[in-house]
Context: one part of a larger RNA
RNA sequence: UUGGGCGUAAAGGGCUCGUAGGCGGUUUGUCGCGUCGGGAGUGAAAACACACAGCUUAACUGUGUGCUGGCUUCCGAUACGGGCAGACUAGAGGUAUGCAGGGGAGAACGGAAUUCCUGGUGUAGCGGUGAAAUGCGCAGAUAUCAGGAGGAACACCGGUGGCGAAGGCGGUUCUCUGGGCAUUACCUGACGCUGAGGAGCGAAAGUGUGGGGAGCGAACAGGAUUAGAUACCCUGGUAGUCUACACCGUAAACGUUGGGCGCUAGGUGUGGGGCCUAUUCCAUGGGUUCCGAGCCGCAGCUAACGCAUUAAGCGCCCCGCCUGGGGAGUACGGCCGCAAGACUAAAACUC
Numbered sequence: 001u002u003g004g005g006c007g008u009a010a011a012g013g014g015c016u017c018g019u020a021g022g023c024g025g026u027u028u029g030u031c032g033c034g035u036c037g038g039g040a041g042u043g044a045a046a047a048c049a050c051a052c053a054g055c056u057u058a059a060c061u062g063u064g065u066g067c068u069g070g071c072u073u074c075c076g077a078u079a080c081g082g083g084c085a086g087a088c089u090a091g092a093g094g095u096a097u098g099c100a101g102g103g104g105a106g107a108a109c110g111g112a113a114u115u116c117c118u119g120g121u122g123u124a125g126c127g128g129u130g131a132a133a134u135g136c137g138c139a140g141a142u143a144u145c146a147g148g149a150g151g152a153a154c155a156c157c158g159g160u161g162g163c164g165a166a167g168g169c170g171g172u173u174c175u176c177u178g179g180g181c182a183u184u185a186c187c188u189g190a191c192g193c194u195g196a197g198g199a200g201c202g203a204a205a206g207u208g209u210g211g212g213g214a215g216c217g218a219a220c221a222g223g224a225u226u227a228g229a230u231a232c233c234c235u236g237g238u239a240g241u242c243u244a245c246a247c248c249g250u251a252a253a254c255g256u257u258g259g260g261c262g263c264u265a266g267g268u269g270u271g272g273g274g275c276c277u278a279u280u281c282c283a284u285g286g287g288u289u290c291c292g293a294g295c296c297g298c299a300g301c302u303a304a305c306g307c308a309u310u311a312a313g314c315g316c317c318c319c320g321c322c323u324g325g326g327g328a329g330u331a332c333g334g335c336c337g338c339a340a341g342a343c344u345a346a347a348a349c350u351c
Stems, first nucleotide, its partner, number of pairs: 003323004007305002012319001014201004021194003025088007033081002035077008048066007091191001092188004096183004103177007110154001115149007125136002162169002206247006215241002220236004258318006266296003270292009300307002324351003333344002336341001
């Protein structure tokens, strides 16, 4: 509980699609639902307010007037909102022609490196650290050469560069597939925006079943360090990390900034496209325009920091959320989950 707010003080839902609802472009006609004007009726009595009166006064009582958000009905107005009917093209969508991209899924292939195995050369150390030790090594290690196996990740290019709604996406090729941008008109003709519930997607870790397992590596073991050292450092190492299918549904899921539309100085580099222009042509340069992503900066805003055409400025529409700290994102209940737990969400008490 009127309000005031949500980048950092409490507060933007992790993201998208979309139901109900809310809101909605230009124009013509019509209705008169909202809206506005006027009339009538009703709005009991008591109470309450004001005035007057009655008990010697007051309380009390009586009379009169008022009071009430409104509701019903009649007449009228029709700008605005709404209904119905029609038209339009600036919103939205489609067609056509091009373009960029680590957007997604599947399959195949490649080289470097690590590890392991086999063989060759070769001999006493290697490894590791602040220094060491555990560890490995004469049953031949480390180093080096050749061959083989296997898994995972893709150096350089690589970029405040690109794509995606978000999570996220990076070797190469092929197949399937989503979205975006530009251009010229043409087509549809408001088909739009948001979105309570709902549905889908959703890093890592974790879970189930099967596979896989090179490197790394929770747990664990050992060696050090230390007063101790359940750590930091070292040697090992299991789950896991990978994959198929199925769960989980959370993150500092962050731009800590919900989505949409319009408006409001510029400068500069950059990614994608169009047009004009210069140059003999190309590369490239200059100008302009649309879309994206950075930096700087005016007005304005802000508690300040800062934001500033990618707004945190000026406005409108819709959703979510906040309302002192702790207790507590807890208990209980519900619901979901195999579990871990997730979602929803208090109070006593206390400062």
Description:
The part of an RNA shown here (small-subunit ribosomal RNA, central domain) has 351 nucleotides and comes from an uncultured bacterium. The coordinates come from a structure-prediction model, not an experiment, and the mean pLDDT is 88.